Description: Transfer RNA from an Oscillospiraceae bacterium, 73 nucleotides, folded computationally. Its mean pLDDT, the model's own confidence on a scale to 100, is 83. Rfam family: tRNA. Gene Ontology term of the family: triplet codon-amino acid adaptor activity. By type it is a transfer RNA. The source organism's lineage runs through Bacteria, Bacillati, Bacillota, Clostridia and Oscillospiraceae. The sequence was found in a public genome assembly.
Parts: sequence; structure tokens; C1' cells
RNA sequence: GGCCUCGUAGCUCAAUCGGAAGAGCGCCAGCCUGUCACGCUGGAGGUAGCGGGAUCGAAACCCGCCGAGGUCG
Repeated sequence: GGCCUCGUAGCUCAAUCGGAAGAGCGCCAGCCUGUCACGCUGGAGGUAGCGGGAUCGAAACCCGCCGAGGUCG
């Protein structure tokens, strides 16, 4: 340098055909307990890598760029 895959919450990852984003862990609060932990309930947390385009409407489609991994040379 060519090709392929990926980039979504603090971390690991979903979302099948475009209808507007969720889970587990973690964090915070409450309950429970003599206290902690465990357990239960609730909550906060997202410019969806960046920029542009098509569309009534994009995490998803198109183009460029950046980054990570793989592969070929």
C1' cells in the first nucleotide's frame, strides 16, 4: 500500500426489513443486616468515531477521513 471486519453508556456487547437506542457488569440512592457483603427495588449516565450526502425519517444506506484488528504483498 490492496482487501475484509469492526467503532453504540465507565467496561463487554445487542438492536433481523430504515420508524429514532437497550442488556449484563460497574456507579448512585433506598430496603434488608448490629456492620459489611450478598440479595431486592429504583435511578443517573449516549453529539451512535468525525464530516458530508440521499430520505418524511438513519446506529443501519452512499461518499470521504480517522482509529483498531485480521489478511495479502